[in-house]
Molecule: c-di-GMP-I riboswitch aptamer
Organism: Deltaproteobacteria bacterium
RNA sequence: GAAAGACAAAGCCAAACCCAUCGUAGGGUGGGGACGGAAAACCGCGGGUCCCGCCCCCAUGGGACAGCCGGGUUACCUCU
Numbered sequence: 001g002a003a004a005g006a007c008a009a010a011g012c013c014a015a016a017c018c019c020a021u022c023g024u025a026g027g028g029u030g031g032g033g034a035c036g037g038a039a040a041a042c043c044g045c046g047g048g049u050c051c052c053g054c055c056c057c058c059a060u061g062g063g064a065c066a067g068c069c070g071g072g073u074u075a076c077c078u079c080u
Base pairs, nucleotide, nucleotide: 003080004078005077012037013036017032018031019030020029021028022027035067041073042072043071045070046069047068048065049064050063051062052061053060
């Protein structure tokens, strides 16, 4: 440096739900709370799902989800 991930150590994050708040919505933010996570850190590049608009069909615009999958970047520890 790379791989791997334990009945290891130090820690970290935080689902559903509740309260407050922003938003037409999907959903976001803060607090509480833990289902879980070895990248559940970051990135909307590809796929997918969801929301709004347009729309007979065709076609098409904007947005969200990184804890749906793939990919990219970075990272703690070491029984191996």